About this RNA: RNAcentral holds the sequence, with entries from MGnify. c-di-GMP-I riboswitch aptamer from a marine sediment metagenome, 72 nucleotides, folded computationally. Its Rfam family is "c-di-GMP-I riboswitch aptamer". Gene Ontology term of the family: cyclic-di-GMP binding. Its mean pLDDT, the model's own confidence on a scale to 100, is 87. Of the family's consensus pairs, 95% are formed in the model.
RNA sequence: GACAAGGGCAAAACCUUCGUGAGGAGGUGACGCAAAGCCACGGGCCCGUAGGCGGGCAGCCGGGCUGCCGAA
Numbered sequence: 001g002a003c004a005a006g007g008g009c010a011a012a013a014c015c016u017u018c019g020u021g022a023g024g025a026g027g028u029g030a031c032g033c034a035a036a037g038c039c040a041c042g043g044g045c046c047c048g049u050a051g052g053c054g055g056g057c058a059g060c061c062g063g064g065c066u067g068c069c070g071a072a
Stems, first nucleotide, its partner, number of pairs: 001069001008033002013028006031059001037065003041062003044057005
């Protein structure tokens, strides 16, 4: 971060499956993404719980670590 090149990822929906749930995994599929690669550290949202607390979302924002290509 450019109407560049070669590539990459894959939302919703549907199917299968795991989970009480939020959600996860695989397949089909592309709405989008320059970190839509990884990490729950801060905020946020969501689920379970009488509460304490436990859990989920990295495609909500910030932060950390790593990384391909590259014009002016």